[in-house]
RNA sequence: UGAGUUGACGGCUAGGGUUCCGGCAUCCCGCGCCCCGGGAUGCGCCUGGACCGAGAGCCGUCACCGCCGGGAGAGACAUUCCCGGCGGAUGCACGGCGGGACAAAAACCCGGGAGAC
Numbered sequence: 001u002g003a004g005u006u007g008a009c010g011g012c013u014a015g016g017g018u019u020c021c022g023g024c025a026u027c028c029c030g031c032g033c034c035c036c037g038g039g040a041u042g043c044g045c046c047u048g049g050a051c052c053g054a055g056a057g058c059c060g061u062c063a064c065c066g067c068c069g070g071g072a073g074a075g076a077c078a079u080u081c082c083c084g085g086c087g088g089a090u091g092c093a094c095g096g097c098g099g100g101a102c103a104a105a106a107a108c109c110c111g112g113g114a115g116a117c
Stems, first nucleotide, its partner, number of pairs: 007062006015052002020049002022046001023043008063090001064088009092112001094115001098110003
């Protein structure tokens, strides 16, 4: 200096907004009032239901790697495949602005990007 690998899926959480449900406020209608019901508008600086949700957060399964044991093919080894056990490994990782999707936002996606070390 160049190339390859450093994985996939599921669940959860930090976080996030407001389509839907609910809540609150104002107004209108049902009925003159209260209660109750329906409708319109607004509010996420409304705890919520539900929803979105991590490369650098957590858990699980599978895949991967190493060692050991057993089996198959085979020609004694080696190589290849299958099963099981133990362990590893998936190391390290600071990060804008801006843009994108869904109704909308976000640690989601652009993106382990730009940049920094």

The RNA shown here (Guanidine-I riboswitch aptamer) has 117 nucleotides and comes from Paracoccus lichenicola.
It matches the Rfam family "Guanidine-I riboswitch aptamer". Rfam describes the family as follows. This family represents a conserved RNA structure found upstream of the ykkC and yxkD genes in Bacillus subtilis and related genes in other bacteria. The function of this family is unclear although it has been suggested that it may function to switch on efflux pumps and detoxification systems in response to harmful environmental molecules. Its family is annotated with regulation of gene expression in the Gene Ontology.
Taxonomically the source falls in Paracoccus (Bacteria, Pseudomonadati, Rhodobacterales, Paracoccaceae).
Of the family's consensus pairs, 100% are formed in the model.